[in-house]
Context: one part of a larger RNA
C1' cells in the first nucleotide's frame, strides 16, 4: 500500500416538551408486605403534584406588600386542568460522540550505563634528555663560585600496550541505534584499569556542556490518582422524501470560544370584511446628487478709499501737499467646501376604509445551524481616485448550483436539473477548418495582421462634413526677368552700409519692391525673401469638427499580446434574412409532495411544486437477539461462486453449482444495529 474483521450520540438519575393511555379538582404510591409456575396482581396514602395568592418574615388571604393611608404602585385573583406512565426530542448531573495531550500529585524501583566519592588491588615495552644532593679537584681568610666524576629528577622528550577521539574519506533502510579506514593526542600522571561499596528524582551527581543518573532528562523509569483536561485538530458508519440557513447586531480577559437576538425548521393557534408582497393613485417626512455664494470658512483681478509707509512744505508734539508703495472696509466681475447653504432632485422611506395582481403574515411552544465570508456592478471613506488590498451601503452570484457561453476560468454572461425519450423551439453565444451552423445579403470603412494589449506626444495615412480665402480680368505650383532711389536712415560702435544693439520706419520712382524675410562679410560685397510682370492653363490654400488606421511600444526555457489552423474578410461599422445552440421552454409517457374537487373510500381529475452545504421534519430498508403464530431443511439448512429476473431506493427473489445441519417468514419487542476514511487498532498478502 491493498484486502478482512474491530471501531464513535450510550446508560441512569432528573428537567422540559410534544404524542399516546388512564383517571380528573383531583391524580398517584414509595419502601415494604401479601401472592403465584411466572406478575405489569393485591395491599400500602407515608410522600409528591395541582386546586391561591403576596411578604424578606412573623403573617394575613382573593387578595396581599409598600405605606401614616381607605391614596397610589407592584405582584396576583377577576379568565379551573392537572396527574401516573410509556415513548421520543432536548437540556442538566455523570468519562456523556470516540481517539489524542505536552503536564500535575503519590507510591514506589534504578548508580550492572554514567558523574563524583570509599575501600583494596593490579597495569604501564623500548629509547631519549640527565635537575638536586653526593664525592674529587681547583678557589676563597671562609664562603661563594668553577670543572669533572658520580646520580637518577620532571603532571620532562620520542614510542607499543593501554586510555583518547584531531582532521577526513566510507557509512546514513550502516557489518553497527555512533562503527570502519587512514591521520591524530596522551602514555610515571590531575594517568588507566579490576572487584566490593556509597550518593536517587521537590534528589543526586558536576575540572560546569543544563553534562549524566540503563540507548530519549530544564527535571528518571514504573503503576496509580485517570476515561486528568483539551474554547483545540481528526474521524464519527443504511436508503428515500419535504423544506432549507448563516458568515449579522449588542454584551463578553472577548474576538478561530460563547449567550441572546436575527436568519432556517417543525407543531399549535389568530386574521380570510383580515394581513404580507408588487405596480399605480393621494398625503406625508427629509436636505444626498446637482446647483448655488444669501451665511460660514477659502479664493483671482478690478474700482473707490480709511489707515499705515516714502517724499516735500511747515508756525516742527499737532497742520498740510503728494506717491509707479502697502492696504482694512465698500463695491463689480470670477471661483470653492465632507464638517457652508438663499435652493434642491431622482431613488428609497412613512401612511392610507383607494384601484389592481399577487400570497403570504404574526403570536406561542420543540429542534437547529450559523457570528473567518468571497467577487462583480453602483454609491462613499481608509490607500496613492495603488492592490486578487481594507472598511461601509446596496443588488447579484458563489458558498450551497449543476447545464450553456468566455479555449482553459467558485464570484463575469445565459439559464435554475424530479425521471425517461435517437422529438421540437430559442437564451448567452455563435455559423471558412478543427467545430454544430451563412465562405449569406446590403451599404461603407480599415491596408495597420490595425482586428489579435498601453499613454503624454508626434504626423501632407485615409473616408465624412463644415467654414473662410484666391481663381480664365488666369490663381497655386514650377520657370524667365525685375527687386530700385534719398540712403552708408539716425544713435551706439574699431567698424554697424536692410540683417550685434537702441529708436525711428518716412518719402520718391514705379508693374513692382520692407529703412528689410534669411543665408553671408571684419565692414562693404555676394545668393535669397516679400513684392511685380511674363510663359504656362484649372482648380489651389488655411482653419474646425468627426470614422478607422501609424508611430511612441524593450524582459527573461519556446512562436506565446486571436484557442491553434489561418484570415484582407474569416476584420470594423450600420441594416437585413435564414440557420446552430443548455438539463431553459414545449411535446408524450412516468414517479412523488401540496391544494381544491369528485369519489363506490381502492382510488381518480385539475391546478402548482419537486438545485441543495449547515440545519430541522417525515417515510423506510437491512443485521442480531426474543416472544407468538405458522412454516422449511440430509430427496441438502446456513455459508460461498455464477447468472441476462424484481423494486424509485436502502434491498428483494428464483436458478444452478458448492456446502453438509441447520434455517426463514408474519407481527411485535429489545439493541454491542449498517464502515471507505479517525498519520485509527489487529490480522492476512
Nucleotide at each position: 500500500a491493498c484486502c478482512g474483521g474491530c471501531g464513535a450520540g450510550u446508560u441512569a438519575c432528573g428537567u422540559u416538551a410534544a404524542c399516546g393511555u388512564g383517571c380528573c379538582a383531583g391524580g398517584u404510591u414509595a419502601a415494604g408486605g401479601u401472592g403465584g409456575a411466572a406478575a405489569g396482581a393485591c395491599c400500602g396514602g407515608a410522600g409528591c403534584c395541582g386546586c391561591a395568592g403576596c411578604g424578606a418574615a412573623a403573617g394575613c388571604g382573593a387578595g396581599u406588600c409598600u405605606g401614616a393611608a381607605c391614596a397610589g404602585g407592584g405582584c396576583g385573583a377577576c379568565u379551573g386542568a392537572g396527574u401516573a406512565c410509556g415513548u421520543u426530542g432536548a437540556c442538566g448531573u455523570a468519562g456523556a460522540c470516540c481517539c489524542g495531550a505536552a503536564a500535575c500529585c503519590a507510591a514506589g524501583u534504578g548508580a550492572c550505563c554514567u558523574a563524583c566519592c570509599c575501600a583494596u588491588g593490579u597495569c604501564c615495552a623500548g629509547g631519549u634528555u640527565g635537575a638536586a644532593a653526593g664525592u674529587g679537584c681547583g678557589g676563597u681568610a671562609a664562603a661563594a663560585c668553577g670543572c669533572a666524576c658520580c646520580g637518577g629528577a620532571g603532571g620532562a622528550c620520542c614510542g607499543a600496550a593501554c586510555c583518547c577521539g584531531u582532521g577526513u574519506a566510507u557509512g546514513u533502510u550502516g557489518a553497527a541505534a555512533a562503527a570502519u579506514g587512514c591521520u591524530g593526542g596522551g602514555a610515571u600522571g590531575a594517568g588507566g584499569u579490576g572487584u566490593g561499596g556509597g550518593u536517587a528524582g521537590c534528589g543526586g551527581u558536576g575540572a560546569a556542556a543544563u553534562u549524566c543518573c540503563a540507548a530519549a532528562c530544564g527535571a528518571a523509569c514504573u503503576u496509580g490518582g485517570a476515561g486528568a483536561u483539551a474554547g483545540c485538530u481528526g474521524g464519527u458508519u443504511c436508503u428515500c422524501u419535504c423544506c432549507g440557513a448563516a458568515a449579522u447586531a449588542g454584551c463578553u480577559u472577548u474576538a478561530g470560544g460563547g449567550c441572546u437576538a436575527g436568519c432556517c425548521u417543525c407543531g399549535g393557534g389568530a386574521g380570510u370584511u383580515a394581513a404580507g408582497g408588487a405596480u399605480c393613485g393621494u398625503g406625508g417626512a427629509g436636505g444626498u446628487a446637482g446647483a448655488g455664494c444669501a451665511c460660514u470658512g477659502u479664493u483671482u483681478g478690478g474700482a473707490c478709499u480709511a489707515g499705515g509707509g516714502g517724499c516735500c512744505c511747515g508756525u516742527c508734539u499737532g497742520g498740510g501737499g503728494u506717491u509707479a508703495c502697502u492696504g482694512a472696509a465698500u463695491u463689480c466681475a470670477g471661483a470653492u467646501a465632507a464638517a457652508c447653504u438663499c435652493c434642491g432632485a431622482a431613488u428609497g422611506c412613512c401612511a392610507c376604509u383607494g384601484a389592481u395582481c399577487u400570497u403570504g403574515u404574526c403570536c406561542c411552544g420543540g429542534g437547529a445551524g450559523u457570528c473567518a465570508g468571497a467577487c462583480u456592478g453602483c454609491g462613499a471613506g481608509u490607500g496613492a481616485u495603488a492592490a486578487g488590498a481594507u472598511c461601509c451601503g446596496u443588488a447579484g452570484u458563489c458558498g450551497a448550483a449543476a447545464g450553456g457561453g468566455a479555449a482553459a476560468c467558485a464570484g463575469c454572461c445565459c439559464a435554475g436539473a424530479c425521471c425517461a425519450c435517437c422529438a421540437a423551439u430559442c437564451a448567452a453565444g455563435g455559423u471558412c477548418c478543427c467545430u454544430a451552423a451563412a465562405u449569406a445579403u446590403g451599404u461603407g470603412u480599415u491596408a495597420a495582421g490595425u482586428g489579435g494589449a498601453a499613454a503624454a506626444g508626434g504626423a501632407u495615412g485615409u473616408g465624412g462634413g463644415a467654414u473662410c480665402g484666391c481663381a480664365c480680368a488666369g490663381a497655386c505650383a514650377a520657370c524667365u526677368a525685375g527687386g530700385a532711389u534719398g540712403u552708408u536712415g539716425g544713435c551706439u560702435c574699431a567698424g554697424a552700409a536692410g540683417c550685434a544693439g537702441c529708436c525711428a520706419c518716412c518719402a520718391u520712382u514705379c508693374a513692382a519692391a520692407g529703412a528689410g524675410u534669411g543665408c553671408g562679410u571684419a565692414a562693404u560685397a555676394g545668393c535669397u525673401c516679400a513684392c511685380u510682370a511674363g510663359u504656362c492653363g484649372a482648380g489651389u490654400g488655411a482653419u474646425c469638427c468627426u470614422g478607422c488606421g501609424c508611430c511612441g511600444a524593450a524582459a527573461a526555457u519556446g512562436u506565446a499580446a486571436c484557442g491553434g489552423g489561418g484570415c484582407u474578410a474569416a476584420a470594423c461599422a450600420c441594416a437585413u434574412u435564414a440557420c446552430c445552440g443548455a438539463a431553459a421552454u414545449u411535446g408524450u409517457g412516468g414517479a412523488u409532495c401540496c391544494g381544491a374537487c369528485c369519489g363506490u373510500c381502492a382510488g381518480g381529475u385539475c391546478g402548482g411544486g419537486u438545485g441543495a452545504u449547515a440545519g430541522g421534519a417525515g417515510a423506510g430498508c437491512g443485521u442480531u437477539c426474543u416472544a407468538a403464530g405458522g412454516g422449511c431443511g440430509c430427496a441438502g439448512a446456513a455459508g460461498c461462486c455464477g447468472g441476462a429476473c424484481c423494486g424509485u431506493g436502502a434491498g428483494g427473489a428464483c436458478c444452478g453449482g458448492u456446502g453438509g445441519a441447520g434455517c426463514g417468514c408474519u407481527u411485535a419487542g429489545a439493541a454491542g444495529u449498517g464502515a471507505g476514511a479517525a498519520u485509527g487498532c489487529c490480522g492476512g498478502u
Molecule: large-subunit ribosomal RNA, domain II
Organism: Ligilactobacillus sp. JN-6 (Y).1